Notes
Predicted 3D model of a 71-nucleotide RNA (transfer RNA) from a Minisyncoccota bacterium. The prediction has a mean pLDDT of 86.
RNA sequence: UGGGGGAUGGAGAAGUAGUAUCUCGGGAGGCUCAUAACCUCCAGACGCGGGUGCAAGUCCUGCUCCCCCAA
Repeated sequence: UGGGGGAUGGAGAAGUAGUAUCUCGGGAGGCUCAUAACCUCCAGACGCGGGUGCAAGUCCUGCUCCCCCAA
């Protein structure tokens, strides 16, 4: 420098333009003599700008960062 992949709650991951989902973790409640386990509920996220479109995590574009390959 070129090519490819990736960036989504605290952690790990899904997500065919139309309600942002799951597991673990956190908080509250239930159950129990009590703790764990179990059950219910709650909070918490789309890397940053611009564009297309009725509507963008998703499509287009620029940038930043991480990984891989080539030189």
Rfam family: tRNA. By type it is a transfer RNA. Rfam's curators write: Transfer RNA (tRNA) molecules are approximately 80 nucleotides in length. Its family is annotated with triplet codon-amino acid adaptor activity in the Gene Ontology.
The source organism's lineage runs through Bacteria, Bacillati and Minisyncoccota.